[in-house]
RNA sequence: GCUCCCUUCGUCUAACGGUUAGGACAUUGCCCUCUCACGGCAGCAACAGGGGUUCGAUUCCCCUAGGGAGCGCCA
Numbered sequence: 001g002c003u004c005c006c007u008u009c010g011u012c013u014a015a016c017g018g019u020u021a022g023g024a025c026a027u028u029g030c031c032c033u034c035u036c037a038c039g040g041c042a043g044c045a046a047c048a049g050g051g052g053u054u055c056g057a058u059u060c061c062c063c064u065a066g067g068g069a070g071c072g073c074c075a
Base pairs, nucleotide, nucleotide: 001071002070003069004068005067006066007065010025011024012023013022018055027043028042029041030040031039048064049063050062051061052060
């Protein structure tokens, strides 16, 4: 340098182009308990950035950024 893949709550992980963006753990509050733990209920919290296509984009396309893999160059 070229090609390919990945990027979603604090972490891990889902989501036919039409969802209030879901679940688990964590965390916060309440309940339960003599206390803690366990358990139950509820809350907070995310689509890497920009542009395009589309009635509608987390999803498709392009560019950028970060990470990974393979190939190549170093005359």

This is a predicted structure of a 75-nucleotide RNA (transfer RNA) from Thiomargarita sp. The prediction has a mean pLDDT of 83. Its Rfam family is "tRNA". Rfam classes the family as a transfer RNA. Rfam describes the family as follows. Transfer RNA (tRNA) molecules are approximately 80 nucleotides in length.